[in-house]
This is a predicted structure of a 75-nucleotide RNA (transfer RNA) from a Candidatus Berkelbacteria bacterium.
The RNAcentral record of the sequence draws on ENA.
Parts: sequence; structure tokens; C1' cells
RNA sequence: GCCAACGUAGCUUAGUGGUAAAGCAAUGCUUUCGUAAAGCAGAGACCGUGGGUUCGAAUCCCACCGUUGGCUCCA
Repeated sequence: GCCAACGUAGCUUAGUGGUAAAGCAAUGCUUUCGUAAAGCAGAGACCGUGGGUUCGAAUCCCACCGUUGGCUCCA
């Protein structure tokens, strides 16, 4: 320098056009003399950034940023 994949909640992931789901963590409650464990409940992300297409975009297109992997050239 070139190519590809990925970027969604504190963490790990799902969601491939119709306003985002789950597990763990954290919080509250129940239980216990108390703690842990167990059970229950509610909350938490408008989807890396900026544009475009569309009635409608996390999803499709473009650019950029970041992460990971692969390939090549020069020294």
C1' cells in the first nucleotide's frame, strides 16, 4: 500500500427494511440472626461518526474513524 470481517446496554451476544432481544453484572424486594446462594421485580443502549436511498434504515449504498485477520512492495 491492497483486501476482508467486525463496531448494538458496564461486559458477552442476537436482531439482514416496519421505531432494539437475551444472558451476566449492577439496583430494589423476598428468604436468613446476618452474609452468600436461591427466587422475584423494575431499570438500563435510539445501534462507531457523517451523508445518501426509502413512506420507513441497527439492517441497503458512500466516505471517514477504530479493532482484528490476511496478502504484497520498498528499505